The prediction has a mean pLDDT of 79. This is a predicted complex of two RNAs, RNase P RNA and transfer RNA, with 448 nucleotides together.

RNA sequence: UGAGCCGGUCGGGUGAUCGCGGCCCCGCAAGGGGACGAGGAAAGUCCGGACUCCACAGGGCACGAUACCGGGUAACACCCGGGCGGGGCGACCCGCGGACAGGGCCACAGAAACAGACCGCCCGCAAGGGUAAGGGUGAAAAGGUGGUGUAAGAGACCACCGGCGCACCGGGUAACCGGCGCGGCCAGGCAACCCCUAUCGGGAGCAAGGUCAAGCAGGAAGGUCGGUUUGCAAACCGUCGGCGCGGCCCGUGCCGGUCUUAUGAAGACGCCUUCCGGGUAGACCGCUGGAGGGAGUGGGUAACCGCUCUCGUAGACAGAUGAUCACCCCCCGCAAGGGGACAGAAUCCGGCUUACAGACCGGCUCAGUCA
RNA sequence: GGGCCACUAGCUCAGGCGGUUAGAGCGCGGUCCUGAUAAGACCGAGGUCUGUGGUUCGAGUCCACAGUGGCCCACCA
Numbered sequence: 001u002g003a004g005c006c007g008g009u010c011g012g013g014u015g016a017u018c019g020c021g022g023c024c025c026c027g028c029a030a031g032g033g034g035a036c037g038a039g040g041a042a043a044g045u046c047c048g049g050a051c052u053c054c055a056c057a058g059g060g061c062a063c064g065a066u067a068c069c070g071g072g073u074a075a076c077a078c079c080c081g082g083g084c085g086g087g088g089c090g091a092c093c094c095g096c097g098g099a100c101a102g103g104g105c106c107a108c109a110g111a112a113a114c115a116g117a118c119c120g121c122c123c124g125c126a127a128g129g130g131u132a133a134g135g136g137u138g139a140a141a142a143g144g145u146g147g148u149g150u151a152a153g154a155g156a157c158c159a160c161c162g163g164c165g166c167a168c169c170g171g172g173u174a175a176c177c178g179g180c181g182c183g184g185c186c187a188g189g190c191a192a193c194c195c196c197u198a199u200c201g202g203g204a205g206c207a208a209g210g211u212c213a214a215g216c217a218g219g220a221a222g223g224u225c226g227g228u229u230u231g232c233a234a235a236c237c238g239u240c241g242g243c244g245c246g247g248c249c250c251g252u253g254c255c256g257g258u259c260u261u262a263u264g265a266a267g268a269c270g271c272c273u274u275c276c277g278g279g280u281a282g283a284c285c286g287c288u289g290g291a292g293g294g295a296g297u298g299g300g301u302a303a304c305c306g307c308u309c310u311c312g313u314a315g316a317c318a319g320a321u322g323a324u325c326a327c328c329c330c331c332c333g334c335a336a337g338g339g340g341a342c343a344g345a346a347u348c349c350g351g352c353u354u355a356c357a358g359a360c361c362g363g364c365u366c367a368g369u370c371a
Numbered sequence: 372g373g374g375c376c377a378c379u380a381g382c383u384c385a386g387g388c389g390g391u392u393a394g395a396g397c398g399c400g401g402u403c404c405u406g407a408u409a410a411g412a413c414c415g416a417g418g419u420c421u422g423u424g425g426u427u428c429g430a431g432u433c434c435a436c437a438g439u440g441g442c443c444c445a446c447c448a
Stems, first nucleotide, its partner, number of pairs: 001367010012328007020037002023034004039342001043353002046351005051205004058250004063201005068082005083096005097196002102194002104190003118135002120131004143161006162186002164183003168179004209285004218276007225238005240256005257269005278447003292311008329340004372444007381397004390428001399415005421437005
């Protein structure tokens, strides 16, 4: 100098005027003054929590999610470190349980897709048989080389190399790595097909939920069980029903009311569930100080954790956070002039993913040249 | 704000648990029939299966992420 890899920060600034939102102060009020007011993704709603309700009794199956090992965390599918495999000259990037538990699938082509002989080779007159060495098909077809062997061949057998499994030794918390020995075990792939193993998960969501106010018009269907003791009350039992419990089962808790007539039971009121219809779309709480930000320090390779100091930084409800002007900064343009990305809070956090003009910072790699 | 679903020809829909070249009806174009239309008969065109990655030998189908469109909900009796 050129090409590249990784991580991080910012994402126009200052002032004036007008306007909007909640807060504080002054004032009886009208009004006046003050400080503050979108993001790194506020987004997609893909994960994980906090919080709230479903009367705080759970267990199993099913279902769903995750998946090398260890650590971090409130938790995670996230993060950090390590391991193995693959890619790149390299900085670095990408991926990850099990196919000797079982089932299923592998189109077309091909003889054969996990069991088989089309050509070829060999035996045989032929019928037929042997052969996975050679050819050919395919995404995928018996480990490679050399030898022994044979009618021809083949891990059938032997030596070496490669893989797999098992046992032992050493290192490591572990995944795993290294060494050594044994076994011809070498006849595949797909679990983002079922499945197996391990771990985790109750459901719904701030339109959760609570308090108050205003207003209207109710109607339909179903349920409100059975038995025993008894004069009644009441108690007990149940292969009864409903609810907690949202797929199922077991278990457990609660409920199965009141009145009248009158006992073969029927009716009324109330309550519960579902549906139709009606009314209101108002106020307050939840609501923002929290797994919070910054600096220092200690521990840890790191993610992260502890301690000390410091900061105050939106809470609206159809939803405020804007507009104009001046100067400066950056980009396009000779100039006049034009432009400043993606996008906008909605209960709150931790992540992931996606969108993003441009500018800056730090670390590292490769190539060339010069000293 | 929250929950859920669907995207295949111009429109409405099929496409069992992945297999060669994705179908149907209506519509569109042409020819025949008719004096001329309509109806009818015959033939034909038209699709990157919403997009991008991934799993697989192979994806409309399986997985993930985007995009577009649609549906539902509150409180009081």
It holds a member of the Rfam family "Bacterial RNase P class A". Rfam describes the family as follows. Ribonuclease P (RNase P) is a ubiquitous endoribonuclease, found in archaea, bacteria and eukarya as well as chloroplasts and mitochondria.